[in-house]
Molecule: transfer RNA
Organism: Candidatus Woesearchaeota archaeon
RNA sequence: ACGCCAGUAGUCCACCGGUAGGAUACAACCCUCCCAAGGUUGAGAAGCGGGUUCGAUUCCCGCCUGGCGUA
Numbered sequence: 001a002c003g004c005c006a007g008u009a010g011u012c013c014a015c016c017g018g019u020a021g022g023a024u025a026c027a028a029c030c031c032u033c034c035c036a037a038g039g040u041u042g043a044g045a046a047g048c049g050g051g052u053u054c055g056a057u058u059c060c061c062g063c064c065u066g067g068c069g070u071a
Stems, first nucleotide, its partner, number of pairs: 001070007010024004018054001026042005047063005
């Protein structure tokens, strides 16, 4: 330099045109003599910019970041 893959809560992973879900972590409460475990509830996320569309996390283009490969 070129090609391919990926980018979604603190972390790991879903969903893939129509209000983004789960696990774990976190907070509050319940339970307990206390802690752990368990239960209930809560807050928390689509890398950036453009395009297509009535509507984009999803499709297209560029950029950025990471990984793999070729030279």